The prediction has a mean pLDDT of 84. This is a predicted structure of a 72-nucleotide RNA (transfer RNA) from a Patescibacteria group bacterium. Rfam family: tRNA. By type it is a transfer RNA. The sequence is in RNAcentral, with records from ENA.
RNA sequence: GCCGAGAUAGCUCAGUGGCAGAGCAACACUUUUGUAAAGUGAAGGUCGUGGGUUCAAGUCCCACUCUCGGCU
Numbered sequence: 001g002c003c004g005a006g007a008u009a010g011c012u013c014a015g016u017g018g019c020a021g022a023g024c025a026a027c028a029c030u031u032u033u034g035u036a037a038a039g040u041g042a043a044g045g046u047c048g049u050g051g052g053u054u055c056a057a058g059u060c061c062c063a064c065u066c067u068c069g070g071c072u
Base pairs, nucleotide, nucleotide: 001071002070003069004068005067006066007065010024011023012022013021018055027041028040029039030038048064049063050062051061052060
């Protein structure tokens, strides 16, 4: 330099153009003499950045940044 994959909650990851989710963690509560386990609840997000298409974009298109892999 070229090609490909990826970037979504603190972590691991889902997500058919139409209200952004799950598990774990952390927090509160129940239970217990207490802890753990179990159960319940609430919270937590500029969907990497900037543009474009569209009535509507996490999703489609372009550029850029970063990570991983391959080729030379």